Predicted 3D model of a 76-nucleotide RNA (transfer RNA) from Lutispora sp. Model confidence (mean pLDDT): 80 of 100. Its Rfam family is "tRNA".

RNA sequence: GCUGGUAUAGCUCAGAUGGUAGAGCAGCUGAUUCGUAAUCAGCAGGUCGUCAGUUCAAUUCUGAUUACCAGCUCCA
Repeated sequence: GCUGGUAUAGCUCAGAUGGUAGAGCAGCUGAUUCGUAAUCAGCAGGUCGUCAGUUCAAUUCUGAUUACCAGCUCCA
């Protein structure tokens, strides 16, 4: 330098065919208990990496770009 993959909640990850963004764990509140853990109920938490394009409408399609991962090539 080239190619491919990944980027979504604090963490790990889903998200079909473009049409109100989700799960588990963690966190908070409450119940239960003499108390803790566990259990149960509830709550909160999002610039969907960034910029632009297409569209009535984009996490989703297109282009560019950034970061990370993998492979390949060249020079020495």
It was read from a public genome assembly.